[in-house]
RNA sequence: CGCGAUAAAGGCAAACCACGAGCGAUCGUGGGACGCAAAGUAAAGGAUCUUAACAAGGAAGUUAAGAUUGUUAAAGAUGGCCUUACUGCCGAAG
Repeated sequence: CGCGAUAAAGGCAAACCACGAGCGAUCGUGGGACGCAAAGUAAAGGAUCUUAACAAGGAAGUUAAGAUUGUUAAAGAUGGCCUUACUGCCGAAG
């Protein structure tokens, strides 16, 4: 040190469940641990998802609806999807 151990101390908490918030993605609190050496902080770039608008489309169906697809310099969600920036505990091997 851009390294990370069958180490020590401590930390976080997926799925799922309960209650609550939201049209929704999803979130909060409690329980619970699959995992995590930044699973700490920041929505800055990308990605994915939701809602809305617009455009295309024409399965089933049959006359008022519509699976699905695309776009948005629209609004949101995810930091436990990747990157970036900043900060941080411990110290074996190398």

Source information
A computed fold for a 94-nucleotide RNA from Candidatus Brocadia sp., annotated as c-di-GMP-I-GGC riboswitch aptamer. The coordinates come from a structure-prediction model, not an experiment, and the mean pLDDT is 77. It was read from a public genome assembly, where an Rfam model found it.